The RNA shown here (transfer RNA) has 74 nucleotides and comes from Ambispora leptoticha. The sequence is in RNAcentral, with records from Rfam. Rfam family: tRNA. It is annotated as a transfer RNA.

[in-house]
RNA sequence: GGCUAGGUAGCUCAGUCGGUAAGAGCGUCUGACCGAAGAUCAGAAGGUCGGUGGUUCGACUCCACCUCUAGUCA
Repeated sequence: GGCUAGGUAGCUCAGUCGGUAAGAGCGUCUGACCGAAGAUCAGAAGGUCGGUGGUUCGACUCCACCUCUAGUCA
């Protein structure tokens, strides 16, 4: 340098044929329970969906470029 896959919450990931509101598990915080802790139950906070443009009435989703990670070829 070419090619392939990927970048979504603190961590691991889902979301796919563009459409009402962006989610799950774990973790964190608060409350209930307990002598206390753990477990369990209830609730809450936390996201510029890697970046910039473009297409569209509308983009996490489509297109272009850039960037980062992994693999592979040279």